Predicted 3D model of a 327-nucleotide part of an RNA (large-subunit ribosomal RNA, domain IV) from a Flavobacteriales bacterium. The RNAcentral record of the full RNA draws on ENA. NCBI's taxonomy places the organism under Bacteria, Pseudomonadati, Bacteroidota, Flavobacteriia, Flavobacteriales.

[in-house]
Context: one part of a larger RNA
RNA sequence: CCGUGGCUAAGGAACUAGGCAAAUUAAGCGCGUAACUUCGGGAUAAGCGCUACCCACGCAAGUGGGUUUCAAUGAAAAGGUCCAGGCGACUGUUUAACAAAAACACAUGGCUUUGCGAAAUCGAAAGAUGACGUAUAAGGCCUGACACCUGCCCGGUGCUGGAAGGUUAAGAGGAGAGGUCAGCCGCAAGGCGAAGCUUUGAAUCGAAGCCCCAGUAAACGGCGGCCGUAACUAUAACGGUCCUAAGGUAGCGAAAUUCCUUGUCGGGUAAGUUCCGACCUGCACGAAUGGUGUAACGAUCUGGACACUGUCUCGGCCACGAGCUCG
Numbered sequence: 001c002c003g004u005g006g007c008u009a010a011g012g013a014a015c016u017a018g019g020c021a022a023a024u025u026a027a028g029c030g031c032g033u034a035a036c037u038u039c040g041g042g043a044u045a046a047g048c049g050c051u052a053c054c055c056a057c058g059c060a061a062g063u064g065g066g067u068u069u070c071a072a073u074g075a076a077a078a079g080g081u082c083c084a085g086g087c088g089a090c091u092g093u094u095u096a097a098c099a100a101a102a103a104c105a106c107a108u109g110g111c112u113u114u115g116c117g118a119a120a121u122c123g124a125a126a127g128a129u130g131a132c133g134u135a136u137a138a139g140g141c142c143u144g145a146c147a148c149c150u151g152c153c154c155g156g157u158g159c160u161g162g163a164a165g166g167u168u169a170a171g172a173g174g175a176g177a178g179g180u181c182a183g184c185c186g187c188a189a190g191g192c193g194a195a196g197c198u199u200u201g202a203a204u205c206g207a208a209g210c211c212c213c214a215g216u217a218a219a220c221g222g223c224g225g226c227c228g229u230a231a232c233u234a235u236a237a238c239g240g241u242c243c244u245a246a247g248g249u250a251g252c253g254a255a256a257u258u259c260c261u262u263g264u265c266g267g268g269u270a271a272g273u274u275c276c277g278a279c280c281u282g283c284a285c286g287a288a289u290g291g292u293g294u295a296a297c298g299a300u301c302u303g304g305a306c307a308c309u310g311u312c313u314c315g316g317c318c319a320c321g322a323g324c325u326c327g
Stems, first nucleotide, its partner, number of pairs: 002321007010313002014311001019308001027051005036041001038145001052067006068072001080306007087298002092104002109142006120129003146293004151223003156220002158216005165211003171205002176200005183192003224242005251285001252282001263279005
């Protein structure tokens, strides 16, 4: 000097990003126990008291009386508590070895596919899973207990349905054109050229799809701007105008979302960029990419209080172990 453990006057979080770590609490029995609540809980809430031994009584639990000690639950093992808020309902699951969570899952709700040789999946196939199941079933996607709810937009993309018209492949079709050639014409060069064979090839017919017409948002998604106006001022219930498929409804809101911002007001503190309650000017909340609440729960995150303490003021001492020095 380091590690581990123990004690520490007075103070008691002044430490620190943060009570991290440590301390407090702790067993059994009795009394007592709030808000809130889904009436089950919350709850061991909180808070208070008792515990040895002897005598009497009693089956016992125990009650009454008494005795000793500095000290009677215990050698150890054995919840600190409360208030408020965010998130997630909960128990569970997860990055084996830096993340345990607000992430995943979940019961619930919804959409959608599938009529059975089911859809979906694996496989070249046979075959298998689905399922020795049969729509109260099975697959896919989203949401995520519960309560109250879930607004408007189908213009774009997707999906479903439709079939009149347009477009349209292979194929069918074969008008027409070319090559070759018997033969014919020609003095020759050359020209014409049937059948056959061959190279092409117009019109016309021709499905789905796309164009088109509808539906569909708990499908992917989207949900405006400018100007004026009330008898103080301010503001604008109101009016005008432009654009849109439609212009954000309820609820919430400086929020896990607010840039300006330590917004403003109130509370808590002597003093509060955090916290709680409001306001609404929402840079850039918003309704199953769910919205707003919510008892219980959480090795979750945030703020506060009591108790407690070597976290600190500010250090000190002791034990054991390592290092170091000497031998």